[in-house]
RNA sequence: GGGCCGGUGGUGUAGUGGUAACACGCGUCCUUGGCAUGGACGAGACCCUGGGUUCGAGUCCCAGCCGGUCCA
Numbered sequence: 001g002g003g004c005c006g007g008u009g010g011u012g013u014a015g016u017g018g019u020a021a022c023a024c025g026c027g028u029c030c031u032u033g034g035c036a037u038g039g040a041c042g043a044g045a046c047c048c049u050g051g052g053u054u055c056g057a058g059u060c061c062c063a064g065c066c067g068g069u070c071c072a
Stems, first nucleotide, its partner, number of pairs: 001071007010024004018055001026042005048064005
């Protein structure tokens, strides 16, 4: 320098054009003599950045940034 893959709550992942889901973690409550486990409820990301397409973009297109990997 080139090819490919990825970037989404605190963490790990899903989501493949129609208002972002799951697990763990976190908070409150119930249960206990207390803790843990278990149960109920809740908060938390507008999706790496900037443009474009579209009635509508996390998703498609372009350019960049970052990480991984392969080639030179």
This is a predicted structure of a 72-nucleotide RNA (transfer RNA) from an archaeon. Rfam family: tRNA. Rfam links the family to the GO term triplet codon-amino acid adaptor activity. Rfam's curators write: Transfer RNA (tRNA) molecules are approximately 80 nucleotides in length.